[in-house]
The part of an RNA shown here (small-subunit ribosomal RNA, central domain) has 349 nucleotides and comes from an uncultured bacterium. Its mean pLDDT, the model's own confidence on a scale to 100, is 84.
Context: one part of a larger RNA
RNA sequence: CUGGGCGUAAAGGGCGAGUAGGUGGUUUAUUAAGUCAAGAGUGAAACUCCAGGCUCAACUUGGAGACUGCUCUACGAAACUGGUAGACUUGAGUGCAAGAGAGGGAAGUGGAAUUCCUAGUGUAGCGGUGAAAUGCGUAGAUAUUAGGAGGAACACCAGUGGCGAAGGCGACUUCCUGGCUUGUAACUGACACUGAGGCGCGAAAGCGUGGGGAUCAAACAGGAUUAGAUACCCUGGUAGUCCACACCGUAAACGAUGAUAACUCGCUGUCGGGGUAUCGACCCCCUCGGUAGCCAAGCGAAAGCGAUAAGUUAUCCACCUGGGGAGUACGACCGCAAGGUUGAAACUC
Numbered sequence: 001c002u003g004g005g006c007g008u009a010a011a012g013g014g015c016g017a018g019u020a021g022g023u024g025g026u027u028u029a030u031u032a033a034g035u036c037a038a039g040a041g042u043g044a045a046a047c048u049c050c051a052g053g054c055u056c057a058a059c060u061u062g063g064a065g066a067c068u069g070c071u072c073u074a075c076g077a078a079a080c081u082g083g084u085a086g087a088c089u090u091g092a093g094u095g096c097a098a099g100a101g102a103g104g105g106a107a108g109u110g111g112a113a114u115u116c117c118u119a120g121u122g123u124a125g126c127g128g129u130g131a132a133a134u135g136c137g138u139a140g141a142u143a144u145u146a147g148g149a150g151g152a153a154c155a156c157c158a159g160u161g162g163c164g165a166a167g168g169c170g171a172c173u174u175c176c177u178g179g180c181u182u183g184u185a186a187c188u189g190a191c192a193c194u195g196a197g198g199c200g201c202g203a204a205a206g207c208g209u210g211g212g213g214a215u216c217a218a219a220c221a222g223g224a225u226u227a228g229a230u231a232c233c234c235u236g237g238u239a240g241u242c243c244a245c246a247c248c249g250u251a252a253a254c255g256a257u258g259a260u261a262a263c264u265c266g267c268u269g270u271c272g273g274g275g276u277a278u279c280g281a282c283c284c285c286c287u288c289g290g291u292a293g294c295c296a297a298g299c300g301a302a303a304g305c306g307a308u309a310a311g312u313u314a315u316c317c318a319c320c321u322g323g324g325g326a327g328u329a330c331g332a333c334c335g336c337a338a339g340g341u342u343g344a345a346a347c348u349c
Stems, first nucleotide, its partner, number of pairs: 003321003008302001012317001014201003021194003025088007033081002035077002038073005047065007091191001092188003095184005103177007110154001115149007125136002162169002206247001208245004216240001220236004258316006266294010298305002322349003331342004
């Protein structure tokens, strides 16, 4: 390289919008680049076959074959791919009428709880554990009542419920704002799919500057446990946890399953719509879009997957190629740093 693969064996990029590129619906005419056919030129020799020449053979001469290729032609075909011109509506998008939602951003508001402060009542314990102790408390704690401060998180509702591309999103109100679904079929008329690079988003932890600091809590201190205990348990406790701005760019970033499209036996829930029926609603029936649980065929090494496929196909991208060495070294790029991305070899089994 070809091939074979990629849920769990090595292997799907964390996710998106999108550039180049690759691929692309129905139909008419045309073109002739691809394609097909014809002819011509060229395709050294050796090679293979046949025949000849050395008395044979090796060797050698001639002819034929083959050289599967390339080039050319006022020649030809036009189904398919491509180009050009035109048309279409099913793909895609827009409009109109409805709908659901913790989708995002900003501002404001609320109650419960923890902690702290002040005051009242009240007295000797509280707290904690397997048991204890450190700790707190007669300078009046714990408990309880009233008032206040401040920060963070939003019980019940709550649901294999919803929304989002992923990360993720949960009190309430207002403002700004993205996407989705259904119905209709008015408009555009292939405008589509994928997407190397590049760009943007991206949990937690971490970093910078400035705030904030109630709780919890790496580090740290003490008490226990223990042979020891740099732990598990307990009492404290600082970064951090929160906010703003700016970085970092990684996760078992998982459905360990890339995106899009088509086709393929049934059943049971659930969420959001529509239709039929009905005076109306529920039920029933039909249908579209999500989300779960079983399962036929098929697939699979198996367990399992099974219309939300890991089934049957098509297009495009990423990735894999024995284990260790190693996601290391070196170099490059990025970063304030931590480090990230790219990414070997020797050697060894």